[in-house]
Predicted 3D model of a 72-nucleotide RNA (transfer RNA) from an uncultured Clostridia bacterium. It matches the Rfam family "tRNA". The family's RNA type in Rfam is transfer RNA. From the family's description: Transfer RNA (tRNA) molecules are approximately 80 nucleotides in length. The sequence was found in a public genome assembly.
């Protein structure tokens, strides 16, 4: 330093132009239990920045940060 993946909730993990942004795990709060656990129903929480293209971007392009492979 050049060339490829990646980056979504506290955590892991789907989504690939129009969705209320799924799902599991943790957390809250109610049931259920004598009382913890289990189980059950509900809630609280996110698209790495900044820019472009579009009518509309999490999702396509460009740079930038990180990360992680590979040439040298």
């Nucleotide at each position: 330093g050049g060339c490829c993946c990646g980056u979504u909730g506290g955590u892991c993990a789907a989504g690939a132009g129009g969705c209320u942004a799924a799902g599991a795990c943790a957390c809250c709060g109610c049931c259920c239990u004598u009382u913890c656990a289990c189980g059950g129903c509900g809630g609280u929480a996110a698209c790495a920045g900044c820019a472009g293209u579009u009518c509309g971007a999490u999702u396509c392009u460009g740079c930038u940060a990180c990360g992680g492979g590979u040439c040298a």

Record summary: Model confidence (mean pLDDT): 81 of 100.